[in-house]
RNA sequence: CCGUGCUAGGUGGGGGGCUCGGGGUCCCCUGUACCGGAAACCCUCGAUACGCCGGGCCGAUUACCCGCUUGCGGCUUUGGAAGGACCGGGCAGCCCCCGGAAAGCAGUGUCGAUGGUCGGGUCCUGCGCGACUCGGAGCCGUGAACCCGGUCAGGCCCGGAAGGGAGCAGCCGUAAGCGGUGUCCCGAGAGUGCCGCAGGGUCGCCCGGCCGGAGCCGGCUACCGGGGAUAGCGACGGCCAUUUCAGAGUCCAGAGCGGGGCGCACGG
Numbered sequence: 001c002c003g004u005g006c007u008a009g010g011u012g013g014g015g016g017g018c019u020c021g022g023g024g025u026c027c028c029c030u031g032u033a034c035c036g037g038a039a040a041c042c043c044u045c046g047a048u049a050c051g052c053c054g055g056g057c058c059g060a061u062u063a064c065c066c067g068c069u070u071g072c073g074g075c076u077u078u079g080g081a082a083g084g085a086c087c088g089g090g091c092a093g094c095c096c097c098c099g100g101a102a103a104g105c106a107g108u109g110u111c112g113a114u115g116g117u118c119g120g121g122u123c124c125u126g127c128g129c130g131a132c133u134c135g136g137a138g139c140c141g142u143g144a145a146c147c148c149g150g151u152c153a154g155g156c157c158c159g160g161a162a163g164g165g166a167g168c169a170g171c172c173g174u175a176a177g178c179g180g181u182g183u184c185c186c187g188a189g190a191g192u193g194c195c196g197c198a199g200g201g202u203c204g205c206c207c208g209g210c211c212g213g214a215g216c217c218g219g220c221u222a223c224c225g226g227g228g229a230u231a232g233c234g235a236c237g238g239c240c241a242u243u244u245c246a247g248a249g250u251c252c253a254g255a256g257c258g259g260g261g262c263g264c265a266c267g268g
Base pairs, nucleotide, nucleotide: 001268002267003266004265005264006263009058010057011056012030013029014028015027016026020046021045022044023043024042034055035054036053037052064260065259066258067257068256069255070254073251074250075249076248077247078246079245080244081243082242084240086238087237088236091234092230093233094232095228096227097226098225099224100223103221104220105219107216108215115211116210117209118208119207120206121205122204123200124199125198126197127196128195129193130192132189133188134187135186136185138181139180140179141178142177148173149172150171151170156165157164158163
C1' cells in the first nucleotide's frame, strides 16, 4: 500500500416555540439528506440529558474534530415613522344656544324704502238695527155619555082641554186642555253681526292721504363676542399591540481557506 471480516461511528444541520433543562413531534431557514411507527391535558431523557421503538445501508472513509473569513435566517433590545384599538381631561376647530355687525348672496324698495305727519281700522262704553233661539199674543184644527150651552124627534111630567115644563139620543156650538202655525205683533236671551250712530282710547300692528328722497331687512355664507356639550369627528395627553426603517447585542444553516485526527483481527 492492497484485499477480506469487524468495531467506534454515520445515515443532515440550524433558529424559534414548548420545557426547570436536553432532544423530538409543531413553525421557519438551509437545500437533498434511508424506510416504517407513536407523540400537545404530548413523547423520550437528566448537565454522562443533542431523542424513543422496529427494519435496512455505509463504515475507518472526501463523511470526524478545531480555527479564521463570509453568510441565508431567527431571537433580544433601543430609537424613529405610519396607520389602528382603548382610556382620559374638556382644548374648543366642526357641533348646540345667545348677542353683535352688515362684507358677499338672497328678499324688498324711484310702481317710492327708513323716517315724519294726518285720518281710518284693530280696542272700550252707550244707543239702535238685523239675524238666531226661547216664550207669548194672534190664527187654524181638535175638544164634554150625565155633572157645559142652543135646538131638542121619540118618550116622560102637570093639566079636563087649550097649553105648559123638565129633558135623553142626534145635530150645531163652546170651556179648560191638546196639536199645528207663529211672515207680521209683544217680551226675553247670548260664544250673535265684513251692520248703523255717538263718545272715548290709540304702546304696538294693519290700511290709506300728504311731506321727503334711498335705503330697509337679517334668511344663507363668511366675520366678531359670550356661553354650553362630550354623543360623534378633529386637536392634545396616556397606554397597548401591529407593520416598517435604522442602530446595538446574540445564535447560526450553507460556502471558502488553513490545521489536526483516521481503530482492531487475518492474509498478500

The RNA shown here (Bacterial large signal recognition particle RNA) has 268 nucleotides and comes from an Actinomycetota bacterium. It matches the Rfam family "Bacterial large signal recognition particle RNA". It is annotated as a non-coding RNA gene. The RNAcentral record of the sequence draws on ENA. A source record names the gene ffs.